[in-house]
RNA sequence: UAGGCAUCCUCAUUCAAUAAAGUGUCAUGAAGCAGGUCAGGUCAGAAAUGAAGCAGCCUUAAGUGGUACCUUUAUGUGGGUGGGGAUGCCUAAUG
Numbered sequence: 001u002a003g004g005c006a007u008c009c010u011c012a013u014u015c016a017a018u019a020a021a022g023u024g025u026c027a028u029g030a031a032g033c034a035g036g037u038c039a040g041g042u043c044a045g046a047a048a049u050g051a052a053g054c055a056g057c058c059u060u061a062a063g064u065g066g067u068a069c070c071u072u073u074a075u076g077u078g079g080g081u082g083g084g085g086a087u088g089c090c091u092a093a094u095g
């Protein structure tokens, strides 16, 4: 110096684990400044009827909770593959 083996470090990549966020889905969700339907009652009308519309009910918004590993991100976690560096051993050549 070259080759082989082993150990450690580092970089990239990938699988798993953990955590967070998003998305999907389910449930819940407006007393008052969402919608619909509006009993009762109110107003207009001679009347027929019409108008506004409380409570209730329904649908949902923001939000809240559960769920799917679907997506993204992260790592003092555990592995795989490849590159680089260092150390040790063996072999060969050269000085």
Base pairs, nucleotide, nucleotide: 001092002091003090004089005088006087007086008085009084010083011082012081013080014079015078016077017075018074019073020072021071022070023068024067025066026065027064028063034059035058036057037056042051043050044049